[in-house]
């Protein structure tokens, strides 16, 4: 120095609960601690999840079906930026 992962410090927090936001996905704050070495940042790409609008359709404002302009970076890849320093 690394595409590497012992330590030791120190960060993050899944499932759940409590509050709150939202039409949902999902978020925000507490608590919690499955995991995490980028689980820090970023929707560029493909997934993946919702379907308020809006399209279909209907007698009908039902029911139903499409769809992202929502979400997820703890689903993957791409970009960016980074602590620590045993082995190799």
């Nucleotide at each position: 120095u690394g595409a590497c992962g012992a330590a030791a410090a120190g960060g993050c927090a899944c499932a759940c609960c409590c509050g709150g936001u939202g039409a949902a996905a999902a978020c925000c704050g507490g608590g919690g601690u499955c995991g995490c070495a980028a689980a820090g940042c970023u929707u560029u790409g493909g997934g993946u999840c919702u379907a308020a609008g809006a399209c279909c359709g209907u007698a009908a404002u039902a029911u139903g079906g499409u769809u992202a302009u929502g979400a997820u970076c703890g689903c993957c890849a791409g970009g960016c930026u980074g602590c620590c320093g045993a082995a190799c």
Notes
Model confidence (mean pLDDT): 88 of 100. Predicted 3D model of an 88-nucleotide RNA (c-di-GMP-I-GGC riboswitch aptamer) from Peptococcaceae bacterium BRH_c8a. It was read from a public genome assembly, where an Rfam model found it. Lineage of the source: Bacteria > Bacillati > Clostridia > Eubacteriales > Peptococcaceae.